Annotation:
Small-subunit ribosomal RNA from an uncultured Rubrobacteria bacterium, 1466 nucleotides, folded computationally.
[in-house]
RNA sequence: GCAUGCUUUACACAUGCAAGUCGAACGGCAGCGGGGGCUUCGGCCUGCCGGCGAGUGGCGAACGGGUGAGUAAUGCAUCGGAACGUGCCCAUGUCGUGGGGGAUAACGUAUCGAAAGGUACGCUAAUACCGCAUACGUCCUGAGGGAGAAAGCGGGGGAUUCUUCGGAACCUCGCGCGAUUGGAGCGGCCGAUGUCGGAUUAGCUAGUAGGUGAGGUAAAGGCUCACCUAGGCGACGAUCCGUAGCGGGUCUGAGAGGAUGAUCCGCCACACUGGGACUGAGACACGGCCCAGACUCCUACGGGAGGCAGCAGUGGGGAAUCUUGCGCAAUGGGCGAAAGCCUGACGCACCGACGCCGUGUGCGGGAAGAAGGCCUUCGGGUUGUAAACCGCUUUCAGGAGGGACGAAGCCACUCGGGUUAAUAGCCUAGAGGGUGACGGUACCUCCAGAAGAAGCCCCGGCUAACUACGUGCCAGCAGCCGCGGUAAUACGUAGGGGGCUAGCGUUGUCCGGAUUUAUUGGGCGUAAAGAGCGUGUAGGCGGCCGGGUAGGUCCGGUGUGAAAACUCGAGGCUUAACCUCGAGAUGUCAUCGGAAACCAUUCGGCUAGAGUCCGGAAGAGGAGAGUGUAAUUCCUGGUGUAGCGGUGAAAUGCGCAGAUAUCAGGAAGAACACCUAUGGCGAAAGCAGCUCUCUGGGACGGUACUGACGCUGAGACGCGAAAGCGUGGGGAGCGAACAGGAUUAGAUACCCUGGUAGUCCACGCCGUAAACGAUGGGUGCUAGGUGUGGGCGGUGUCGACUCCGUCCGUGCCGAAGCUAACGCAUUAAGCACCCCGCCUGGGGAGUACGGCCGCAAGGCUAAAACUCAAAGGAAUUGACGGGGGCCCGCACAAGCAGCGGAGCAUGUGGUUUAAUUCGACGCAACGCGAAGAACCUUACCAGGGCUUGACAUGCACCGGAAUGCCGUAGAAAUACGGCAGCCCUUCGGGGCCGGUGCACAGGUGGUGCAUGGCUGUCGUCAGCUCGUGUCGUGAGAUGUUGGGUUAAGUCCCGCAACGAGCGCAACCCCUAUUGUUAGUUGCCAUCAUUCAGUUGGGCACUCUAAUGAGACUGCCGGUGUCAAACCGGAGGAAGGUGGGGAUGACGUCAAGUCCUCAUGGCCCUUAUGUCCAGGGCUACACACGUGCUACAAUGGUCGGUACAAAGGGCAGCGAUACCGCAAGGUGGAGCCAAUCCCACAAAGCCGAUCUCAGUUCGGAUUGGAGUCUGCAACUCGACUUCAUGAAGUUGGAAUCGCUAGUAAUCGCGGAUCAGCAUGCCGCGGUGAAUACGUUCCCGGGCCUUGUACACACCGCCCGUCACACCACGGGAGUCGAUUGGUCCCGAAGUGCGUGAGCUAACCCUUUAGGGAGGCAGCGUCCUAAGGAAUGGUCGGUGACUGGGGUGAAGUCGUAACAAGGUAACC
Repeated sequence: GCAUGCUUUACACAUGCAAGUCGAACGGCAGCGGGGGCUUCGGCCUGCCGGCGAGUGGCGAACGGGUGAGUAAUGCAUCGGAACGUGCCCAUGUCGUGGGGGAUAACGUAUCGAAAGGUACGCUAAUACCGCAUACGUCCUGAGGGAGAAAGCGGGGGAUUCUUCGGAACCUCGCGCGAUUGGAGCGGCCGAUGUCGGAUUAGCUAGUAGGUGAGGUAAAGGCUCACCUAGGCGACGAUCCGUAGCGGGUCUGAGAGGAUGAUCCGCCACACUGGGACUGAGACACGGCCCAGACUCCUACGGGAGGCAGCAGUGGGGAAUCUUGCGCAAUGGGCGAAAGCCUGACGCACCGACGCCGUGUGCGGGAAGAAGGCCUUCGGGUUGUAAACCGCUUUCAGGAGGGACGAAGCCACUCGGGUUAAUAGCCUAGAGGGUGACGGUACCUCCAGAAGAAGCCCCGGCUAACUACGUGCCAGCAGCCGCGGUAAUACGUAGGGGGCUAGCGUUGUCCGGAUUUAUUGGGCGUAAAGAGCGUGUAGGCGGCCGGGUAGGUCCGGUGUGAAAACUCGAGGCUUAACCUCGAGAUGUCAUCGGAAACCAUUCGGCUAGAGUCCGGAAGAGGAGAGUGUAAUUCCUGGUGUAGCGGUGAAAUGCGCAGAUAUCAGGAAGAACACCUAUGGCGAAAGCAGCUCUCUGGGACGGUACUGACGCUGAGACGCGAAAGCGUGGGGAGCGAACAGGAUUAGAUACCCUGGUAGUCCACGCCGUAAACGAUGGGUGCUAGGUGUGGGCGGUGUCGACUCCGUCCGUGCCGAAGCUAACGCAUUAAGCACCCCGCCUGGGGAGUACGGCCGCAAGGCUAAAACUCAAAGGAAUUGACGGGGGCCCGCACAAGCAGCGGAGCAUGUGGUUUAAUUCGACGCAACGCGAAGAACCUUACCAGGGCUUGACAUGCACCGGAAUGCCGUAGAAAUACGGCAGCCCUUCGGGGCCGGUGCACAGGUGGUGCAUGGCUGUCGUCAGCUCGUGUCGUGAGAUGUUGGGUUAAGUCCCGCAACGAGCGCAACCCCUAUUGUUAGUUGCCAUCAUUCAGUUGGGCACUCUAAUGAGACUGCCGGUGUCAAACCGGAGGAAGGUGGGGAUGACGUCAAGUCCUCAUGGCCCUUAUGUCCAGGGCUACACACGUGCUACAAUGGUCGGUACAAAGGGCAGCGAUACCGCAAGGUGGAGCCAAUCCCACAAAGCCGAUCUCAGUUCGGAUUGGAGUCUGCAACUCGACUUCAUGAAGUUGGAAUCGCUAGUAAUCGCGGAUCAGCAUGCCGCGGUGAAUACGUUCCCGGGCCUUGUACACACCGCCCGUCACACCACGGGAGUCGAUUGGUCCCGAAGUGCGUGAGCUAACCCUUUAGGGAGGCAGCGUCCUAAGGAAUGGUCGGUGACUGGGGUGAAGUCGUAACAAGGUAACC
C1' cells in the first nucleotide's frame, strides 16, 4: 500500500443514528426570517412573501443493510415446462381525461387519564371518498346481451369572450390521471436429474393415492370440501433418528478425489418465541399491526412501553475479533418538475503484523587480524572486516515550502445555438464562475545528520547448524525414535553456528504424503480377511449367424453453463500486492441432426454351452426291515486253591461266604477284526459285518431330440460332527462329575481302583468346531513325468492278461509363471472373464447395549470409552531343549592315593578392635596380590611435629659450604649451643647448601563401569574369518555341508565353488640313540704310581657342549573307493605327534588390576601431603578352603652300609681341626667355582629290637634351660635340649587328583631373605594298579530339529488375590430433553352464517320513510399457546455391583513357548 476482523450465547441490550420525501395534490399556519399595519413600546395584528411543525393525500417504506437459528427438501444447482401476476420504466403505441355529490383529519370547544392515549359536539379542503355520463379496446356471457374508468397541478400567452379586475374561459407547453395492447425487467408455480451419516431405524400412509364435481387462488394442483374407487411409497433404502442453509467458489491434490461454504456474487430462510391476518403492484412485512408466551423497563397500581441477526457501542460467553469517528464530494437508492432533502447503503478515516505485497534500518575502504568474550593440545583458534578509524550517500522517519487526479454532472447567474407564435418552457456544443469527507493526503523540492529503526526459532537422527561449563534418572526436554543415574553436541547457561526476517515460534483445523477404503489404484493358503455345506428368489453377467430399432455409446451443430474467481495476453498505480480490459477454460446439461461396431431391445435362424433319451458297468451315497459273529461283562453249574488285580514302586479294590484261572450252558448291550488301500462314495457334516426293499447322485459309451433353456446368487429355505437340552426306552463296555488310593511342599491333576450323567434307539430342539486344502463357485487357456480308482477303444493272445490311446476321479514330483518368503504349479496360490462373501493396527471384544432365534445352555448381528508403539507373517543367524544323530576329554566307568573326622600350619568369612590397611568372591576369590608384616615394609590406629614441604624444575632476594663430631632437652622427629669443615671463575659470578617469597610439588584419595598395558577363563577346545565367484529381494547362504579319516577345518574323495588368512601341525628348547670336533676343573680300558684319578700318561669309554645323523607311514602284507588312512609286521635306540616344554585363533565374561606402572575427569592442599616413636595387620565363641603330621608292623627305634640330579656361593659358601648332648661356637684352608664349599642325599640294603597297646604309634600342648639372627625377639622369630605326652585306632553326606617313568612314596636344591617355609618353584631316587566300555553325570565339537528365547533357559511368560488410578456396562430409582396418538380448553384472525343494534354519498319516495350496500355485535369451522392422562426415543445422575485397562522391584502357584517335562490347540 491492498485486503480483512464474534468461527463461541439466533445470549441480553443503555445511548445516538440507520426511511423518508413531495407546498408544482390539499386545508392551513405552530415555530423562524422578511414585508405591511397597530402600539400604552411590554407587545399585538396580518399567510402578504420566503418558507413550513403537525395533519389530509401521493409515492417509498416488500429495496438497500444483517444473520444462518430452522430446513435433508415447501431449499439449492443444472436443464426444461405451462396454467399466471407485474407499481415505477419503454412504444415521438391506441383511446380518453366530461359532469356531479357527500364527508373527514387538521383546527375549535368541552371532557377523561399519572402516562400512553382517548371521548363528545362543531367547521373545512383535495390528485382523499362516491355516484352519473361515455367505452376504441378490455372483462363476463346462455352469443341475445351484460359489466366496468379517470384528477388534477404547474409554466407561458395574448387574438376573442366573461370578470368581483385578482382572474377565468380559450390556446399552448410540461407533469400527472383512467382504459387498453405490446415489451423489458422482476416475481409466483410445475417437472427431470443431482444433493451428508445411521438398517443396533424395515415397514410407512385415511386427504393418504387417484377420479368426478364444486370452492379457492394472480395461476395448475387434495390447495380445500362432498362423493366414488382402494390405492400410494419402500431394500435403486420408504419411515424414523442424527447432522447441515445451498451454489458460484475456497484450501489441498499429478489427477481422480478429500475437506470446506469467512470476505465478494446468486438463491433460500429468519427478524425476542409461537400464531395470524391487514394494507399494497409486491409482505403474511427486521426498524408495520393484532393475539398468546418469556423477559426487560415505566407507573399515581388503574394501566402502559419495548424488541441492534442495521451502524457504532455495552454486559455476558470465549483462546479470540475494531471507533458510541468524518462525509453525502463520488457511486447507488427513495421522494420531488427542480433546487434539494434523506441515505451507518456507500465513500473515507481509526484500531489489530490477522493475511498478502513493497521498502528501510546504510554503502565503500579498513589487519596491529585491537580490546573484550569463548575455546584451547597453551602453540593458538574463533567472534572477524566484524568494530574502532577514513571516505561517501540520505530512501524512510523528523523540520520547512509547494501541491494534485478523483468534478462527470448539476447549478442562482451571464453569453451562444435549436424548437416554438414566444424573449415561456424544453433540448444543447462551448466559455466563465461555484461545489472535495479523505486532506496538515499522494506527489515534488529544500534542510540536517549514519544519524531515530532487529528480532524470533533452532543446532542427537529425521533436518541446515558444536563446543565449554553447570546439573547427576535430579532439575528438566520430547513431533517420532528417544535424551538425563559425574566428562550430556538431546536438560540449563554461555560462546559460536544454522534458518527465517518485521517478523519468528507454538497450538488448533483441513488436504497432502497414505495404492493406509485402492473408480483411477489394494487385498483374503500361513500376515486382518472364503460364509460349515447346499438349493434357489431378486439382481449382476452371459454362445454362433442374419435383419430391424436407436435407450446406452460415438461424432457434428445450436442453446445455455450470470458476474466475480481461475489461466493466458495487455494496461493503470515509481514496483508489487491490488485494480482494469480482452481472450480462454468450465456440465455425467438441454436440444437438433448423423453413425450403427459394441451393449441393449425386437424378429428369424443355428448347435459347440445346458438338458433329455438309450446302454452296460463302479461305489462304506441315503432310508427302512431283518440277520450273523469274535470279544467284554453278568448269571447258573462243574473243576480247583490262595491269592488276584494294579503300578515307576505301591495302595485303595476283589478273594477262604471260595476270587483269579479253567470247562459247559445261558443272558444282555454295543461294535463290526482280517479284507483295508497312498482306495471308493457324498454338497458338506459324514459313510464300513451280511441280506432284502425303497431311493439320490456321478463317470463312461452311443447317438436321436430340445434349441441358450446358462453361470453366480443379497435376502430366503434346507442339511449340518461332537457336546448339550426335552419326552420315552435301553444300558455290556467305556466313562465328565463324584469317591477312594497313590504321587507331591501342595496335587481339587497327570497314575491306580471304582463310578453317575452320557455314549445306544425313537421323536423333537440346539446350529456350533483348527466345520481345514486354514485355499467360495463357474468357464476357457498355459511343458511334462510317474502312481492309483472307474469307463471305453486299439494291439498281440486260445486265455489270464500285456502294451498303447482316450474321458472322468484321486495322489506325488516338477517347467514357465506367481509369491514377502514358505511354497503353489492342468485338482494353481499361473494367465483372464463373471457373480457372491469377507478384510482395513494390537488390546478392550466377538464383549456391552438393542434387536432376532432358543426350553435352557447359548447362538446370530455387533459397537464405544479407554489404552499401547506395537501386535503379526515368512525366513536368517545364534543360543537353548528333562529333541535326535555322530564324536571327544581322568567326563563317567575300571583302579590307585587322598580330602571331608583329629592336632597343627596357612588363607578367607564372621566377630572383635582405637586400628585389626586394601584388593581378590562359583568354576576362573580363599598357602591368592604377599619370592618372607618383630622396627622398616605399612598403605591402618592413637599421639608428637612440619607447611614450597620427604621428592622434581624454574625465578627473585638474603645467607652460607655441604657434612661430621660433641653437649643439652625430648620417646624420637626436632631444636639450641660448641668444634671441625669446600670447589671452579673471564672476578661479574657459578656449582652445592640453607632461609624468605612465587610458580608449583605431593596423594597406596575416588572412579578397573572413562582408559592403556598386563593377566585369568572357556581352551591347546578346533575352531574363527576373508577375497572373488555363485545362489537369495534381503538378513544371509555357499566355501566350512556330504562320504571316509584324524589328536586336529588332519588329510582324501565328492561338490558352484576357487583360493587365501588367523588357528592345528611343523619350524624352537629339553630328553631318548649315535657320528664328528674338543679333552680341563671331567674320565681311567691299557702302563706306572698312590690312602685316594693322588700323580705321570692317555682321551678309548663316561661326561661335558657345539655341530650333524636318525623317524618319513619310508618298506612289506591286509582292509579301504585305485584315495586319505587304519590294522598287523620287519628293521630300528626310538613307530605312527616317541616323551616333555615353550607357543593360547576370532571372541566371551562392562571378568581382575587406578595398591606394580602409565593415564582422563573428579577430590584434598598448615592436609586425604610429609616426618617420628609406639601399637595394629599376629585379635578369637565360631564357619569354610588349601596344606603338614599322624592314627602305625609294607611300621617305629637303634647300629652298619650303597647310589643322585639340579642348583647356590664374595657384606658369600665356608673345609680339615677343636669345644658343646645339641642348636651352635672358636677358627680360618680352599673357592668368583665341571677345580673349593653348601653336601651326610633319603627311601633302599644288612643286622638288632618293639608285638598290636592310645603303645618304644602319634606328636600337639605346657614348664625349664639354651643357641642364632638382628638396634631390638614382650605383644610377635626360628632352632636345640630336658621334661610334659593332648586329639587321633583310617574318618557321615559329599568330594579332589591321577592313564607311565604317571600315581604313590623318598629325600635334595633354589628364589624371597639379617632371621623366619608344612607354602611356592625346581631336581632326581624307588616305582605301581586299571581302562569292559560310552548307557548315565560334567564340559566341549560337528550335523540336524523345535522355539513365543536374542540381557539369549539364571530366558520368556499365564491367571487368581492384594493396593492405586482410569473409562465403561448393569442398577431400586430419580431428573431432564424430544416426540407419537387421544381428549379438554381455545386468544387474535380469515372464511361462512346471522346481523332485530348502527349507518353521509347510490336508488325509490320525498317532511317522514324504505331499498341496495356497509359496520358493530353474536354464532360457527379451523387454530397458536395452555391443560389432562398415556406411550416411544435420547441424555444426566444413582447406593450397590460386573468385568476391563493401566501402574520398576507385593502374594500364590507354573498353565504356555523345547517332546516346556501329561504334545498343543479348536